[in-house]
Molecule: glmS glucosamine-6-phosphate activated ribozyme aptamer
Organism: Thermalbibacter longus
RNA sequence: GCGAGCUGAGUAGCGCCUGGGCUUGUCGAGGGAGGCGGCAAGCCGACGAGGUGGAGGCUGGUCGAAAGAUUCGGCGGAUGGCCUCCCGGCUGGCACGGUCGUGACGGCCAGAGCAAAGGCGUCGAGCGAUCGGCGAGACAAAGGCUGGCCGGCGUGCGAGG
Numbered sequence: 001g002c003g004a005g006c007u008g009a010g011u012a013g014c015g016c017c018u019g020g021g022c023u024u025g026u027c028g029a030g031g032g033a034g035g036c037g038g039c040a041a042g043c044c045g046a047c048g049a050g051g052u053g054g055a056g057g058c059u060g061g062u063c064g065a066a067a068g069a070u071u072c073g074g075c076g077g078a079u080g081g082c083c084u085c086c087c088g089g090c091u092g093g094c095a096c097g098g099u100c101g102u103g104a105c106g107g108c109c110a111g112a113g114c115a116a117a118g119g120c121g122u123c124g125a126g127c128g129a130u131c132g133g134c135g136a137g138a139c140a141a142a143g144g145c146u147g148g149c150c151g152g153c154g155u156g157c158g159a160g161g
Stems, first nucleotide, its partner, number of pairs: 014076004019072001020044009047064003053086007087101004093157004105151007120135006
């Protein structure tokens, strides 16, 4: 370097299912159907946007969309929040302080721009609940960006001019 096997990753608004809802089959009472109950096998169980310096602790997590119904209920995780330490930016150097996190000050106001699901159409898989693909066309907020205003951008030491 090549080949093979195994393992892991290719998940982070993410995964899972003991409740619940739903489907199919079957059994039961019943004249039968529906409905109900038992069993078996299944299905559903959050739509995207934004979001991570490293470690530890605590907490238990941003934003809107759809629906008006289970996107119910719960478990795990998690880039959220707070605190401490380290690293780093703001600031030619160092120390302390402040503030922030590599897009590396904060607050308020305004503006521009940005989604997927859903809905519509169509195709496919499944007995079914349901699942998947494609097409046309929409619609957010937060964060970030742009503009304005306000606040902050310190103190000390040392060096050079």